[in-house]
RNA sequence: GUCGAUGUGGCUCAGCCUGGUUAGAGCGCAUGACUCAUAAUCAUGAGGCCGAGGGUUCAAAUCCCUCUAUCGACACCA
Numbered sequence: 001g002u003c004g005a006u007g008u009g010g011c012u013c014a015g016c017c018u019g020g021u022u023a024g025a026g027c028g029c030a031u032g033a034c035u036c037a038u039a040a041u042c043a044u045g046a047g048g049c050c051g052a053g054g055g056u057u058c059a060a061a062u063c064c065c066u067c068u069a070u071c072g073a074c075a076c077c078a
Stems, first nucleotide, its partner, number of pairs: 001074007010027004020058001029045005051067005
């Protein structure tokens, strides 16, 4: 340099192909219940507008373009 994959709560991921309720799960966290106590279990709750910008559309995490970060493959010759 070329190509590909990935980027969504603190962590790991689903949802994207086929646009439509202003986004879900597990773990973690907080509070409460239970317990002599802890763990486990149960209940409740907080926490993300989806890497950034732009475009299309009545409507975009989802489609298109550009940029960016991480990972991988290839190339880097006379």
Overview: This is a predicted structure of a 78-nucleotide RNA (transfer RNA) from a Nanobdellota archaeon. The source organism's lineage runs through Archaea, Nanobdellati and Nanobdellota. Rfam family: tRNA. It is annotated as a transfer RNA. Rfam's curators write: Transfer RNA (tRNA) molecules are approximately 80 nucleotides in length.